[in-house]
RNA sequence: GGGGCGGAUCGGACGGUCGCCGCCCGUCUUCGGACGGGGGGAGGAAAGUCCGAACACCGCAGAGCGUCGAGCCGGCUAACGGCCGGGAGCGGGUCGCCUUCGGGCGGCGUGCGACGACAAGUGCAACAGAGAAGAGACAGCCUGACCUGUUUUCCCUUCGGGGAAUUCGGGUGGCGAUGGUGAAACGGUGGGGUAAGAGCCCACCAGCGGAUGUGGCGACACGUCCGGCUAGGCAAACUCCUCGUGGUGCAAGACCAAAUAGGGAGAUGUUCGAGGGCUGCUCGUCCGAGUUCCGCCGCCGCCGCAAGGCGACGCGCGGGCGCAAUCUCCGGGUAGGUCGCUUGAGCCGCCGGGUAACCGUCGGCCUAGAUGAAUGACCGUCACCGUCGGCAACGGCGGUACAAAAUUCGGCUUACAGAUCCGUCCCUUCA
Numbered sequence: 001g002g003g004g005c006g007g008a009u010c011g012g013a014c015g016g017u018c019g020c021c022g023c024c025c026g027u028c029u030u031c032g033g034a035c036g037g038g039g040g041g042a043g044g045a046a047a048g049u050c051c052g053a054a055c056a057c058c059g060c061a062g063a064g065c066g067u068c069g070a071g072c073c074g075g076c077u078a079a080c081g082g083c084c085g086g087g088a089g090c091g092g093g094u095c096g097c098c099u100u101c102g103g104g105c106g107g108c109g110u111g112c113g114a115c116g117a118c119a120a121g122u123g124c125a126a127c128a129g130a131g132a133a134g135a136g137a138c139a140g141c142c143u144g145a146c147c148u149g150u151u152u153u154c155c156c157u158u159c160g161g162g163g164a165a166u167u168c169g170g171g172u173g174g175c176g177a178u179g180g181u182g183a184a185a186c187g188g189u190g191g192g193g194u195a196a197g198a199g200c201c202c203a204c205c206a207g208c209g210g211a212u213g214u215g216g217c218g219a220c221a222c223g224u225c226c227g228g229c230u231a232g233g234c235a236a237a238c239u240c241c242u243c244g245u246g247g248u249g250c251a252a253g254a255c256c257a258a259a260u261a262g263g264g265a266g267a268u269g270u271u272c273g274a275g276g277g278c279u280g281c282u283c284g285u286c287c288g289a290g291u292u293c294c295g296c297c298g299c300c301g302c303c304g305c306a307a308g309g310c311g312a313c314g315c316g317c318g319g320g321c322g323c324a325a326u327c328u329c330c331g332g333g334u335a336g337g338u339c340g341c342u343u344g345a346g347c348c349g350c351c352g353g354g355u356a357a358c359c360g361u362c363g364g365c366c367u368a369g370a371u372g373a374a375u376g377a378c379c380g381u382c383a384c385c386g387u388c389g390g391c392a393a394c395g396g397c398g399g400u401a402c403a404a405a406a407u408u409c410g411g412c413u414u415a416c417a418g419a420u421c422c423g424u425c426c427c428u429u430c431a
Stems, first nucleotide, its partner, number of pairs: 001427010012382007020041002023038006043402001047413002050411005055249004062283004068244004072086005087115001089112003093108006116240002121238002123234002138179002140175003145172005152165005187205006206230001208227008253339004263330006275287003290321002293319004297314002300311004346365004351360003383400007
């Protein structure tokens, strides 16, 4: 200097003309609005609808199961499957030491990270291979043990044969070290032992389990001792363990106005209760007839000098009126308006605390609220990029990404022309 990867920020600016939406002020008004002035008007992702919440409704919001989610430790946060910082593991860079030149050990800085459990159970893994997880004998090794054939030698002999050693085989059997297959083969190196082998035994190492010391909030790290000898991978396979988890959602919901067909059919039920009720099921529990009528009583509060009046409360007393409906199907009407609707777990800045995420005090700012859905069009200048001409200055031409609010916010994921910055790696050049 060029390029790759990761992260952060910006992602067009200014002026003019006309147009649109909402708010504030003023004038006028035929009350429908009109005119004038002032301020404001689409993002970093508004996308996806994947998480979490605020808020709303379900009269009381219970318990268990189910469903769904998370999964190393600590911290942040309203919360989260998010963020920050650490730890184990894996990878690569660099420096130092050692080296049998294959690599090994340590320091520094850095990338990834879906990281509870595989001897609780079930399951999956092509081909090759004997065998792919408590598997396995293809080639091969052994002849100690048993059976059997054979070569040679020796001994004995009752001359039929018997015994011992030895050579080469076969069978039963033993082996899992060697060779081979494979991505991977049931620890590694060295020694002992064995018929041959094997953690069979031993030393050291790695792993696993147990006990314990030091450091750390902790995950863990570094040691010491003991043990046995070591049964792979996948749980982003079903599953098991621990912790958590009501549902529906602004088309939530509240209010106003209007209209219709107080429609038709069927079934069940009447306090021993049909049916309904936050929820997928079960249990529990609640509703399923009282009353905005009149009078009186009690108690409390307020007003009043008092008499008294007003109001709230009560399983209060008496009178009056009333005292079971529910579900399913068919059909009809309305689909209008207002609110919710934007001041927020809000944004910006200084300072303080913290490794950081973030937190706190103080100060400043108010930045869309549409409703078939406004936030635009044109012109000029500048900025950036590309290209052409030019020694240069500069000029010409072309281009400027992804994309558009609809309750709001914190995250995640995806898309993105170009510019700037930071970190890291590679290539090249120079000293």
Molecule: Bacterial RNase P class A
Organism: Actinomycetota bacterium